This is a predicted structure of a 98-nucleotide RNA (c-di-GMP-I riboswitch aptamer) from a Gemmataceae bacterium.
[in-house]
RNA sequence: UCCUCGAAAGGGCAAAACCAGGGAAACCUGGUGACGCAAAGCCAUGGGCCUUUGACCUCCCCUGGACCCGCCAGGUCAGUGGCUGCCAGGCUGCCGAA
Numbered sequence: 001u002c003c004u005c006g007a008a009a010g011g012g013c014a015a016a017a018c019c020a021g022g023g024a025a026a027c028c029u030g031g032u033g034a035c036g037c038a039a040a041g042c043c044a045u046g047g048g049c050c051u052u053u054g055a056c057c058u059c060c061c062c063u064g065g066a067c068c069c070g071c072c073a074g075g076u077c078a079g080u081g082g083c084u085g086c087c088a089g090g091c092u093g094c095c096g097a098a
Stems, first nucleotide, its partner, number of pairs: 005096002012037002017032006035085001041091003045088003048083003052079007
């Protein structure tokens, strides 16, 4: 000095909740607040999750029966937007005990 690693010190970030504002929503911004975090710094690139729109399918309802249409719910596909404090990937980075 580098890698792995995470003791100490100094500092850093800030979950939930509440308040104010923005948004159709997911969610975002600011304040209060700290559950946690060694990348909880940056990038929505892959997966995932959420939101919303459309198409299709299923179930339910309705009906004497069939068919068609439609609402709610669920699913699939394709778009919209969101989440990096879900997991990968990329870029950068403070300190230095064992």

Taxonomically the source falls in Gemmataceae (Bacteria, Pseudomonadati, Planctomycetota, Planctomycetia).